[in-house]
Molecule: transfer RNA
Organism: Clostridia bacterium
């Protein structure tokens, strides 16, 4: 220096034949309980690593750029 996979909620992952983005666990609240834990209902929380592009619309296709992780020199 090449080469190839991976960035989505605090955290660990779905979602990938383009169409208004979810679960677990964590956090708030309420209910229960003398009181905690447990269980129940119920709420916040994400412009999908940054940027350009293609499209009537992009997490999703293309190009750059960061990081990370592997391979080969």
């Nucleotide at each position: 220096g090449g080469g190839g996979g991976u960035u989505u909620a605090g955290c660990u992952c779905a979602c990938c034949u383009g169409g208004u983005a979810g679960a677990g666990c964590g956090c708030c609240u309420g209910c229960u309980u003398u009181g905690c834990a447990c269980g129940c209902a119920g709420g916040a929380g994400g412009u999908a690593a940054g940027g350009g592009g293609u499209u009537c619309g992009a997490u999703u296709c293309c190009c750059c750029u960061a990081a990370u992780c592997u391979c080969c020199a």